[in-house]
C1' cells in the first nucleotide's frame, strides 16, 4: 500500500431569537429565574429476571424448555474459554453437537433389492441334451445397471467353480489397558472376524430446568348508588391449580336492572453510569473515588438565523434492568491474515 477478518466508539456540532415539560427557589399570584429533557437500536415482544398480588401457594402428574466440556451472571434459550465435526492457504466462520445393536416409524420414482434386503444382465464350476441352441443345479457381488444412497479394502490359502469361510496387513467398530487433561477428549498398546446405511430440525428414551397471572400488576383516600329473580346447597360450594393427593375459606355462580371511571401513589436511586488499582486466557468479578443523566398522563423538545461539517439514515420513552433478532445515512479507531513493493 492493496484485500480479507474479527472487535470498540460516534449518531450532527456551535451561536442567537421564539416556543414546549419536569423538578428547585421567588411572586406584585399575571408570571420569573436556573438545571436538566428520546435510542443504538427506545422497534420485534422472541428468551431470562426485578417488583406486585392470588389467606399458608406443598407433593406428584400432564404439560413446556434446554442439550459436547468447563466457567461467568439474579437468570437465560445469553456470553466467554475450550473439545469434536465441517468450511477456508489463513487470520477466522459454521454447528436444534446426549442416545439409532431400547422401541414404534418414514423415505416418490427408478431398481431384483433400500434392514437383519438381495438373485437381473454379463460371468465361473458341474449335470443332462448336444452341430447349434437349450434345461436343471450350485456360487458370486468380481464388471455392468437402477438411484441420492447397495452391506469394509488389498494380496493370498481354499473350492468343481465361490465367499472373512480361513490367513496377513489396513480402514472401521466393540472392549480391556497404559499416559495426560477438572472435564468434553487427545495419543499409544493387548484382544475380538464383530462389518449392523439416512432421519431424533419424526414419536420416543436420557440428563438437567419450569407454581399462576401481570404496572389495564397492585396499595390508599374521597364520593355515588336499588336492587330483583334463579341455580347449588355441608355426602355442598369456592380458592391454590390444567389434573390428582392435600391444604384453606363458608359460601359461590348465572341472568336482568342501579350507581362509580374521581384523586395520590406504583413512577425511577437501579443487579445504575464513569474512572482508576488488582484477580483472571476470557466472559467477567472485586476495592476506592466520582456522578446525579427524561418521568409524560389525549401523552412534553418544534421553528427560524447564521457558521462549520461527515451535508445528517434507520427511526420517539410509557415500571425497570440483562440479552437476542430485525432495520440503518455516515464518520473514526485498534487487533489479526494474505499479497505486492522498498530499506
Nucleotide at each position: 500500500c492493496u484485500g480479507g477478518u474479527c472487535g470498540g466508539c460516534u449518531a450532527g456540532g456551535c451561536g442567537g431569537c421564539c416556543g414546549c415539560g419536569u423538578c428547585a427557589c421567588c411572586u406584585u399570584c399575571g408570571g420569573g429565574u436556573g438545571c436538566c429533557g428520546a435510542g443504538g437500536a427506545a422497534c420485534g415482544u422472541c428468551c431470562g429476571g426485578g417488583c406486585u398480588c392470588c389467606g399458608c401457594a406443598g407433593a406428584g402428574c400432564a404439560a413446556g424448555g434446554u442439550g459436547g466440556u468447563g466457567g461467568a451472571u439474579a437468570a437465560c434459550g445469553u456470553c466467554c474459554a475450550c473439545c469434536c465435526g465441517g468450511g477456508g492457504u489463513g487470520a477466522c466462520c459454521c454447528g436444534c453437537g446426549a442416545g439409532c445393536a431400547a422401541g414404534c416409524g418414514c423415505a416418490a420414482c427408478a431398481g431384483a433389492g433400500a434392514g437383519c434386503a438381495g438373485g437381473u444382465c454379463c460371468g465361473c464350476c458341474g449335470a443332462c441334451c448336444u452341430u447349434a441352441c437349450g434345461u436343471c443345479g450350485g456360487u458370486c457381488a468380481g464388471g455392468a445397471g437402477u438411484g441420492a444412497a447397495a452391506c469394509g479394502g488389498u494380496g493370498g490359502u481354499g473350492c468343481a467353480a465361490g465367499a472373512g469361510a480361513c490367513c496377513a496387513c489396513c480402514a472401521g467398530c466393540g472392549u480391556c489397558g497404559u499416559g495426560u487433561g477438572c472435564g468434553a477428549g487427545c495419543a499409544c498398546g493387548g484382544c475380538g472376524g464383530c462389518u449392523a446405511g439416512g432421519c431424533a430440525a419424526g414419536c420416543c428414551u436420557c440428563a438437567c430446568c419450569u407454581g399462576g397471572a401481570g404496572c389495564a400488576a397492585g396499595a390508599c383516600c374521597a364520593g355515588a348508588c336499588a336492587g330483583a329473580a334463579g341455580a347449588c346447597c355441608a355426602u355442598g360450594g369456592g380458592g391454590c391449580u390444567g389434573c390428582u393427593c392435600g391444604u384453606c375459606c363458608c359460601g359461590u355462580c348465572u341472568u336482568c336492572g342501579g350507581g362509580u371511571a374521581g384523586g395520590u401513589c406504583g413512577c425511577u436511586g437501579g443487579a445504575g453510569g464513569c474512572g482508576u488499582g488488582c484477580g483472571g486466557c476470557a466472559a467477567c468479578g472485586u476495592a476506592c473515588g466520582u456522578c446525579g443523566u427524561a418521568g409524560a398522563g389525549a401523552g412534553a423538545u418544534g421553528g427560524c438565523c447564521g457558521u462549520c461539517c461527515a451535508c445528517g439514515a434507520c427511526a420517539g420513552a410509557a415500571c425497570c434492568c440483562g440479552g437476542c433478532g430485525u432495520a440503518u445515512c455516515g464518520g473514526c479507531c485498534g487487533g489479526c491474515c494474505a499479497g505486492u513493493c522498498c530499506c